Annotation
A computed fold for a 73-nucleotide RNA from a Patescibacteria group bacterium, annotated as transfer RNA. The sequence is in RNAcentral, with records from ENA and MGnify.
RNA sequence: GGGUCCGUAGUUCAACUGGCAGAACGCUGGUCUCCAAAACCAGAGGUUCCAGGUUCAACUCCUGGCGGACCCG
Numbered sequence: 001g002g003g004u005c006c007g008u009a010g011u012u013c014a015a016c017u018g019g020c021a022g023a024a025c026g027c028u029g030g031u032c033u034c035c036a037a038a039a040c041c042a043g044a045g046g047u048u049c050c051a052g053g054u055u056c057a058a059c060u061c062c063u064g065g066c067g068g069a070c071c072c073g
Base pairs, nucleotide, nucleotide: 001072002071003070004069005068006067007066010025011024012023013022019056027043028042029041030040031039049065050064051063052062053061
């Protein structure tokens, strides 16, 4: 230098061919307990890497950039 794949909550990951952004763990509060853990109930937490484009509508499609992994030279 060229190519492939990936980037979504604090973490690990979903989101089918464009149509409400979700789960688990963690965190906070409550119930329970002598206290805690466990269990159960409730809740908070997101510029979906960035900038454009297409569209009534974009995590999803297109272009460029940034970052990561791997392959080729």
Description:
Its Rfam family is "tRNA". It is annotated as a transfer RNA. The prediction has a mean pLDDT of 82. Taxonomically the source falls in Bacteria candidate phyla (Bacteria). The same sequence occurs in records of 2 taxa.